[in-house]
RNA sequence: CGAGUGGGACGGGCGGCCGCCGUCCCGGCACGCAUAUUGCGGACCGGGAGGGAGGAAAGUCCGGGCACCACCAGACAGGAUGCCCGCUAACAGCGGGGCGGGGCGACCCGACGGAAAGUGCCACAGAAACAUACCGCCGCGAUUGAGCGCCCUGCGCGCAGUUGAGGUAAGGGUGAAAUGGCGAGGUAAGAGCUCACCGCCCGGACGGUAACGGCCGGGGUCAGGGCAAACCCCAUCCGGUGCAAGGCCAAAUAGGGGGACUCAGGCGUCUGGCCAGUUCCCGGGUUGGCCGCUUGAUCCUUCCAGCAAUGGGAGGACUAGAUGGAUGACCGCACAGAGACCGGUCGCGGGGAAGAAGGCUAGAUCGUAAACCCGCCGCCGGACUUGGACAGAACCCGGCUUACAGUCCCGCUCGCCUC
RNA sequence: GCCCCCAUCGUCUAGGGGCCUAGGACGCAGCCCUUUCAAGGCUAAAACCGGGGUUCGAAUCCCCGUGGGGGCA
Numbered sequence: 001c002g003a004g005u006g007g008g009a010c011g012g013g014c015g016g017c018c019g020c021c022g023u024c025c026c027g028g029c030a031c032g033c034a035u036a037u038u039g040c041g042g043a044c045c046g047g048g049a050g051g052g053a054g055g056a057a058a059g060u061c062c063g064g065g066c067a068c069c070a071c072c073a074g075a076c077a078g079g080a081u082g083c084c085c086g087c088u089a090a091c092a093g094c095g096g097g098g099c100g101g102g103g104c105g106a107c108c109c110g111a112c113g114g115a116a117a118g119u120g121c122c123a124c125a126g127a128a129a130c131a132u133a134c135c136g137c138c139g140c141g142a143u144u145g146a147g148c149g150c151c152c153u154g155c156g157c158g159c160a161g162u163u164g165a166g167g168u169a170a171g172g173g174u175g176a177a178a179u180g181g182c183g184a185g186g187u188a189a190g191a192g193c194u195c196a197c198c199g200c201c202c203g204g205a206c207g208g209u210a211a212c213g214g215c216c217g218g219g220g221u222c223a224g225g226g227c228a229a230a231c232c233c234c235a236u237c238c239g240g241u242g243c244a245a246g247g248c249c250a251a252a253u254a255g256g257g258g259g260a261c262u263c264a265g266g267c268g269u270c271u272g273g274c275c276a277g278u279u280c281c282c283g284g285g286u287u288g289g290c291c292g293c294u295u296g297a298u299c300c301u302u303c304c305a306g307c308a309a310u311g312g313g314a315g316g317a318c319u320a321g322a323u324g325g326a327u328g329a330c331c332g333c334a335c336a337g338a339g340a341c342c343g344g345u346c347g348c349g350g351g352g353a354a355g356a357a358g359g360c361u362a363g364a365u366c367g368u369a370a371a372c373c374c375g376c377c378g379c380c381g382g383a384c385u386u387g388g389a390c391a392g393a394a395c396c397c398g399g400c401u402u403a404c405a406g407u408c409c410c411g412c413u414c415g416c417c418u419c
Numbered sequence: 420g421c422c423c424c425c426a427u428c429g430u431c432u433a434g435g436g437g438c439c440u441a442g443g444a445c446g447c448a449g450c451c452c453u454u455u456c457a458a459g460g461c462u463a464a465a466a467c468c469g470g471g472g473u474u475c476g477a478a479u480c481c482c483c484g485u486g487g488g489g490g491c492a
Stems, first nucleotide, its partner, number of pairs: 001415010013333004018328001020052002023049006031041003054390001058401002061399005066242004078238005083097005098112001099110004113233002118231002120227003134172002136168003140164006147157004180198002183195003199222001200219005206213002246291004256282007265275003298317008335388001337386003341382005347376005360363001420491007429445004437475001448462004468484005
């Protein structure tokens, strides 16, 4: 210098002017209360002081606080998590470690329990996808053909074909996947059939808290492929609902229509009907205020313990609370950044004459090399235009995920060059 | 604000790991029939919301996002 990798901080600045939402203070004032010529409260008006979005406030994906409901306890169902240890209020988060994978490396990624509990699925192809032989290979029996031999109208030998019952998983072929791999022995041909090594399983002691690691010994009846982001099994965790939770005050529930039932009461008595009563439906009305609410697993500085996540101590700080939902708009000045232009320059690519100078091996060799022209990338300087991302708290907090113009800082790796 | 659900041709839908090169109906386009229109018949075009993962294989299972719908005072 180039390429890369891990982490952290910021995410517009300054000034002017006009606004918006809380809090506190001062003054005025309708009014209210009282212990009544003063005190307290105070809608509204005016003035002042100080405060006012985020790293994700987002998605609402996890976890907790808090509130209400339910509750003797436990289980089932349902859901979640899934290598180990630690942290934490808790977690699907974080830290450290193990194992596996990727990268030369810094480093990154991993839904990473169980497929010898059971069930299910594995299309097409293929003989066979979990219990199998299509081709091939192998010996045996039968039979046919030609050949050779002999003690020659019958036997024997090997070869080839057909066929039968078998053996075989080495080879071919299919597939995403074919019964552990490779080598040697062995065999009729083969095969963990046998052996060595590797893998796998079991046991032992050792190191480690553990996951696990290396070591030693044993095992070939080595249990027989994959899928659990298929059902499932094992272990652990979870009562439900969510601030529209929940509490208080105020206001409203007036009047009306329809259905069903009743006959105690009223209309002098009976029947019917009406009023009435009970109940259901329709329709109508109320749609305000306060608390919860922001002091909290809080923030800043610093010390201690710990590899770290994190925990503890000391000192300091108070830092938005809206409810149609405030935190904005305009102007000016600089500053990053971006775009195209001009000039200079390093490098790369293309084109590129004469044989003038110089050197030497005296040839037209150095040599398209250079100058020069064009194009591209980068850097520096000048002037111009443009210009600041993603996004807006709504009970609070810890995480995760997703979006994000640009700037700055720190650690580390690889390559090239120079000293 | 909180809590749920859904997404497949233009529209309504089937399909819930392979037989999906995704089926059907209506609509659209072309042809046939008819003097013409309609009806009818034949043919064709047309889709798995986006990205990533699991698997040999994903419209389907899982995760993240996008869009839409519903409920709660």
This is a predicted complex of two RNAs, RNase P RNA and transfer RNA, with 492 nucleotides together. It holds a member of the Rfam family "Bacterial RNase P class A". Rfam classes the family as a ribozyme. About the family: Ribonuclease P (RNase P) is a ubiquitous endoribonuclease, found in archaea, bacteria and eukarya as well as chloroplasts and mitochondria. The coordinates come from a structure-prediction model, not an experiment, and the mean pLDDT is 76.